[in-house]
RNA sequence: UCGCAGAUGGUGGAAUAGGCAACACGUCAGAUUCUGACUCUGAAGACUCCAGGUUCGAAGCCUGGUCUGCGAA
Numbered sequence: 001u002c003g004c005a006g007a008u009g010g011u012g013g014a015a016u017a018g019g020c021a022a023c024a025c026g027u028c029a030g031a032u033u034c035u036g037a038c039u040c041u042g043a044a045g046a047c048u049c050c051a052g053g054u055u056c057g058a059a060g061c062c063u064g065g066u067c068u069g070c071g072a073a
Stems, first nucleotide, its partner, number of pairs: 001072007010025003019056001027043005049065005
């Protein structure tokens, strides 16, 4: 320098032919308990790496960029 893949709550990680962004752990509140843990119930938390574009509508499509990994030279 070129090619490919990846970037999504605090963490891991789905949604892969465009239609309300799951789930688990964690956090908070309550129940249970003499207290704590375990267990159960409920809640909050991501404008999906950035900037544009297409579309009635974009995590997913198009363009450019940033970072990480793999490969080639």
Transfer RNA from Armatimonas sp., 73 nucleotides, folded computationally. Its Rfam family is "tRNA". Rfam links the family to the GO term triplet codon-amino acid adaptor activity. The RNAcentral record of the sequence draws on ENA.